[in-house]
RNA sequence: CCGGGUGUAGCGCAGUUGGUAGCGUGCUUGAAUGGGGUUCAAGAGGCCCCGAGUUCGAAUCUCGGCACUCGGA
Repeated sequence: CCGGGUGUAGCGCAGUUGGUAGCGUGCUUGAAUGGGGUUCAAGAGGCCCCGAGUUCGAAUCUCGGCACUCGGA
């Protein structure tokens, strides 16, 4: 320099006929226990890497960036 992939909750990930964002784990509170472990119930937490565009409507499509990563020269 050329091409591909990835970027969504603290962490690991899902979410493609575009239509109010989910799972596991962790966290908080409560219950069971004498306490712990453990189990069960409830709850908090992200407007989806950044900017622009298309659309009635964008995590999702288009364009430009940034970061990480793989391959090639």